[in-house]
RNA sequence: AGUAAAGGGUAAACCUGCCGAAAGACAGGGGCACAAAGUCGCGGGUCUAAGGUAGAAAUACUAAGACAGCCGGACUGCCUGG
Repeated sequence: AGUAAAGGGUAAACCUGCCGAAAGACAGGGGCACAAAGUCGCGGGUCUAAGGUAGAAAUACUAAGACAGCCGGACUGCCUGG
């Protein structure tokens, strides 16, 4: 550095189960994609709003909850080539 190759790896939508207030996670099926789609919320961004605050209510605001397959950053790593 990823044009080509080998062994492989991960697994979007959707479906089922299960946990959760939700966002979402996990397991099975599935396979859109991915050369870090491995790990870490550290910066930004996005989602949710249980609890809290305001309110007569409707509702609004709020992360201590999430997303690493949104962008950046940090750490680690297989194969091949140089």